[in-house]
RNA sequence: ACCACGGACACGGGAGAACCCGGCGGGCCCGAAGGCUGCGCCGGUGCCGAAGGAGCAACCGCCCCGGUAAACUCUCAGGCGCCAGGACCGGUCCGUGAC
Numbered sequence: 001a002c003c004a005c006g007g008a009c010a011c012g013g014g015a016g017a018a019c020c021c022g023g024c025g026g027g028c029c030c031g032a033a034g035g036c037u038g039c040g041c042c043g044g045u046g047c048c049g050a051a052g053g054a055g056c057a058a059c060c061g062c063c064c065c066g067g068u069a070a071a072c073u074c075u076c077a078g079g080c081g082c083c084a085g086g087a088c089c090g091g092u093c094c095g096u097g098a099c
Base pairs, nucleotide, nucleotide: 003097004096005095006094007093008092009091011090012089013088018045020044021043022042023041024040025039026037027036028035029034046080047079048078052076053074054073055072059067060066061065
């Protein structure tokens, strides 16, 4: 140097799914009644899987039973315009290990 693991980064890439319905508040329009609102909060229905979380096949110990994976399953959490976030891939730096 290469490799494996861990960490940091205002670094590059990075999917899916209603900005649906109702209520309250804010803002705007209007003479009024009323209307609009990709502004906030609350509730409801539908939906998504790639933060996090949970589950298990083979296998291992093996009597009960216990341990254990994922991008699989669940959807608790999270999310469903843009932004943001984002598993993961790459980059730079730091550390550890092995050779």
The RNA shown here (Glycine riboswitch aptamer) has 99 nucleotides and comes from a Paracoccaceae bacterium. It matches the Rfam family "Glycine riboswitch aptamer". Rfam links the family to the GO term glycine biosynthetic process. Rfam describes the family as follows. This family represents the bacterial glycine riboswitch. The sequence was found by an Rfam model in a public genome assembly. NCBI's taxonomy places the organism under Bacteria, Pseudomonadati, Pseudomonadota, Alphaproteobacteria, Paracoccaceae.